[in-house]
Context: one part of a larger RNA
Molecule: small-subunit ribosomal RNA, 5' domain
Organism: uncultured bacterium
RNA sequence: AACGAACGCUGGCGGCGCGUCUUAAGCAUGCAAGUCGAGCGGCAAGUUGGUGCUUGCACCAACCUAGAGCGGCGGACUGGUGAGUAACACGUGGGUGACCUACCCUGGGGAUGGGGAUAGUCGAUAGAAAUAUCGGGUAAUACCGAAUAAGAUUGCCUGACUGUGGUUAGGCAAGGAAAGGGGCCAUGGCCCCGCCCUGGGAUGGGCCCGCGACCCAUUAGCUAGUUGGGGGUGUAAAGGACCACCAAGGCGAUGAUGGGUAGCCGGCCUGAGAGGGUGAACGGCCACACUGGGACUGAGAUACGGCCCAGACUCCUACGGGAGGCAGCAGCUAAGAAUAUUCCGCAAUGGGGGGAACCCUGACGGAGCGACGCCGCGUGGAUGAAGAAGGCCGGAAGGUUGUAAAGUCCUUUUAUUGCCGAAGAAUAAGAGGGGGAGGGAAUGCCCUUUUGAUGACGUUAGGCAAUGAAUAAGCCCCGGCUAAUUACGUGCCAGCAGCCGCGGUAACACGUAAGGGGCGAGCGUUGUUC
Numbered sequence: 001a002a003c004g005a006a007c008g009c010u011g012g013c014g015g016c017g018c019g020u021c022u023u024a025a026g027c028a029u030g031c032a033a034g035u036c037g038a039g040c041g042g043c044a045a046g047u048u049g050g051u052g053c054u055u056g057c058a059c060c061a062a063c064c065u066a067g068a069g070c071g072g073c074g075g076a077c078u079g080g081u082g083a084g085u086a087a088c089a090c091g092u093g094g095g096u097g098a099c100c101u102a103c104c105c106u107g108g109g110g111a112u113g114g115g116g117a118u119a120g121u122c123g124a125u126a127g128a129a130a131u132a133u134c135g136g137g138u139a140a141u142a143c144c145g146a147a148u149a150a151g152a153u154u155g156c157c158u159g160a161c162u163g164u165g166g167u168u169a170g171g172c173a174a175g176g177a178a179a180g181g182g183g184c185c186a187u188g189g190c191c192c193c194g195c196c197c198u199g200g201g202a203u204g205g206g207c208c209c210g211c212g213a214c215c216c217a218u219u220a221g222c223u224a225g226u227u228g229g230g231g232g233u234g235u236a237a238a239g240g241a242c243c244a245c246c247a248a249g250g251c252g253a254u255g256a257u258g259g260g261u262a263g264c265c266g267g268c269c270u271g272a273g274a275g276g277g278u279g280a281a282c283g284g285c286c287a288c289a290c291u292g293g294g295a296c297u298g299a300g301a302u303a304c305g306g307c308c309c310a311g312a313c314u315c316c317u318a319c320g321g322g323a324g325g326c327a328g329c330a331g332c333u334a335a336g337a338a339u340a341u342u343c344c345g346c347a348a349u350g351g352g353g354g355g356a357a358c359c360c361u362g363a364c365g366g367a368g369c370g371a372c373g374c375c376g377c378g379u380g381g382a383u384g385a386a387g388a389a390g391g392c393c394g395g396a397a398g399g400u401u402g403u404a405a406a407g408u409c410c411u412u413u414u415a416u417u418g419c420c421g422a423a424g425a426a427u428a429a430g431a432g433g434g435g436g437a438g439g440g441a442a443u444g445c446c447c448u449u450u451u452g453a454u455g456a457c458g459u460u461a462g463g464c465a466a467u468g469a470a471u472a473a474g475c476c477c478c479g480g481c482u483a484a485u486u487a488c489g490u491g492c493c494a495g496c497a498g499c500c501g502c503g504g505u506a507a508c509a510c511g512u513a514a515g516g517g518g519c520g521a522g523c524g525u526u527g528u529u530c
Base pairs, nucleotide, nucleotide: 001529002528003527005526006525007524008523009522012377013376014375015374016373017372018370019369020335025333026332027331029330030329031328034073035072036071039070040069046063047062048061049060050059051058052057053056080288081287082286090212091211092210093209094208095207096206099205100204104201105200106199107198108197109196110195112146114144115143121136122135123134124133125132126131153174154173155172156171157170158169159168160167161166180193181192182191183190184189214260215259216258221251222250223249226248227247228246229245231243232242233241263285264284265283266282267278268277269276270275290311291310292309293308294307313324314323315322316321341367343366344365345364349363350361351360352359353358380410381409382408383407390401391400392399393398415467416466417465418464419463420462424457430451431450432449433448434447435446436445474519475518476517477516478515479500480499481498485514486513487512488511489510495502496501
């Protein structure tokens, strides 16, 4: 000098930050990932109308939409934690002629014609429940054949460039696609959102390599898929990644192997620097999600709030069987010197879904608690000598506290009360105007402009007025280091102490008082780093 601090005494306000460093211990409760009816079948309740009449019920139709279901996209992002990891995990610089990339942007080409199911539902059944079974019947942008194939893929042949499976030109063959919905017009189509194949881009990733970065040699030898080969399997893709066969290699004092410790970095702290320490908050990467293992789906996971198996633990049970995973936000228990609200809102920014309206969002924006930190402000200003009283010192004179107080004159930051009151809101739907491309027209598309809802914070910030010095000072130290001294008490006792050292009868070092010094809403102590 610094701190994610703690402890003691004290404590007025504001702004901006930060807040379980311990037990990756266990968790009650609520919320944290949904959305689309413009993909689909359908529809409870309700309202209106009608029919039947047993006059309050049944049936039918229309409107309206909830929940559930099929289907699509998203649940691989966001958020948390640091257990593991000494490793191509990370940092930095490269390679990929060895690769992938949903949504998005931009080109090219297409979308013909069919089929069979299934959930929901109806009926029945088992079970305490979780859930499960049987039968009938139904739809799709769900599923499956057929047609077509510019280009793409695979195989073969030929040419050019070249850096290995790269780029490019040509030929032959093979196997492969698709889905509709909405609007306008009125039968001719047009437009919007989608669908299929494919080129390029963008973004995000996978894999590989050079270099860099802890301690122990009281760890010296380690290694059989081990090292290499040609061949295969597997993958989006190189590779002993895996497999059979063959060879006998590979690493190591430039520290292999083993053990201990540890997420890495941008940074942060310190320091003149070199260096040392560190990796909270914020940002990037990695790893993990009760413990261990596994795959499925998917563009992407071996998936925190998905699935399966095993284990420990907790809960429900009708004892047959089931349910769960806060290292998300709050909150609880435990541990500990120690760390917050079971708050408000989607108004803003961002994300998911949707054509949109909109819905969801404990991300986020805010508020609450804590002097935990940094910064700012205040606790009044001027005047005032009879140098008042009181305290302390002194034998006295007197000295000191001290312009300090009182008194007088002001001010009102702050406080209290009241009134006013921004900015954060950009625009969306809709409506109006202008321009443009294409088109036979309309909806529509592109550009621009005017108008046009929405504020959690919030009794906001800020401003004005009234009141009245009114609401606001402590902590540590005074032997030397080290700024600041006297008196009394105590008597090697009680005690102090960072080091040197004080205390055994005049203690500037203990305790108290007065005075003084330092810092100040803080001040000291302890811990840790330089």